Record summary
Predicted 3D model of a 142-nucleotide RNA (c-di-AMP riboswitch aptamer (ydaO/yuaA leader)). The prediction has a mean pLDDT of 76.
RNA sequence: UUCAAUAAUGCGCCGAAUUUUCAUUAAGAAAUAUGGGGGAACCAUUUUUUAUGGGGUGAAUUUCGUUAUUUAUUCAACGAAUAGGGUAACCUGUGCAUACCCGAAUCCGUCAGCUAACCUCGUAGGCGAUAUGCUAGCAGGA
Repeated sequence: UUCAAUAAUGCGCCGAAUUUUCAUUAAGAAAUAUGGGGGAACCAUUUUUUAUGGGGUGAAUUUCGUUAUUUAUUCAACGAAUAGGGUAACCUGUGCAUACCCGAAUCCGUCAGCUAACCUCGUAGGCGAUAUGCUAGCAGGA
C1' cells in the first nucleotide's frame, strides 16, 4: 500500500413496520405515526352448490424452451423473456440519458364486490459502502 474478515459508532437502502412513556426478573400495557382486513344504503354482479373452489398481503403477473416424470394431462427443476417494481447520497417533486437489481414468498379455510358508522389486526425481516451525469438539468426547500 492492497485484499478479506470481525467488532463498535454513525450513515444509507428495500419494506407499513417509526418514535415515546409506564412497568419490569421476565412478560406486558398505553400513546404517536403509519399500513392492512372485515363491514350498510346506493351502485355493481346477476349463475351461485367440494370444485377448473374462492379470497387476502405483496411490485412479484404472464409466456416460451429444455430436462425430468407420467398412460395422458400436469406438478417440479433450470434457462430466456415479460406486466409490474426499486436504487444510483443535502431533502421533496420532476425532465432526458446511462448503469445495476427485483420480478418472491405466504396467509384464510368453503367464506368476504364497493361500502358511512362501527369492529379488528400489524410495528417485522433483510441488505449496502464515499456513491451518475446534464446549463450548478428544472422548480421548491434546508